[in-house]
RNA sequence: CAACCAUCCAGAGCGACCGAGAGAUCUGGCUCUACGACGUCGCAGCAACCCUCCGCUCAUCGGGUAAGGGUGCUCAUGCCAGAACCGAUGGAGG
Numbered sequence: 001c002a003a004c005c006a007u008c009c010a011g012a013g014c015g016a017c018c019g020a021g022a023g024a025u026c027u028g029g030c031u032c033u034a035c036g037a038c039g040u041c042g043c044a045g046c047a048a049c050c051c052u053c054c055g056c057u058c059a060u061c062g063g064g065u066a067a068g069g070g071u072g073c074u075c076a077u078g079c080c081a082g083a084a085c086c087g088a089u090g091g092a093g094g
Stems, first nucleotide, its partner, number of pairs: 001094001004091005013043005021032003025083005044074003049070003053064002056062001078086001
């Protein structure tokens, strides 16, 4: 980078720094935001996709746990509706 598989109405915030827009794109709505949003960093937490772990099983299927590792996530259903070879995250390969 392109294609494949799975998931996307549950859950989980404080501090410091920064300083104006942010919620992926377009249109319309709505929401957050100088009582400092968005972002970055730190710490904390949530979750259970993968590895490990526990037990069941013929089983590579299914279930459990959250202690360790790899990610992810922590306003609102991917904020909502419509559109587009739409996007995000994980997995196994190329």
The RNA shown here (SAM riboswitch aptamer (S box leader)) has 94 nucleotides and comes from Enteractinococcus sp. The model forms 96% of the base pairs in the Rfam consensus. Model confidence (mean pLDDT): 80 of 100. It matches the Rfam family "SAM riboswitch aptamer (S box leader)". Rfam links the family to the GO term regulation of gene expression. About the family: The SAM riboswitch is found upstream of a number of genes which code for proteins involved in methionine or cysteine biosynthesis in Gram-positive bacteria. The SAM riboswitch acts at the level of transcription termination control. The sequence was found by an Rfam model in a public genome assembly.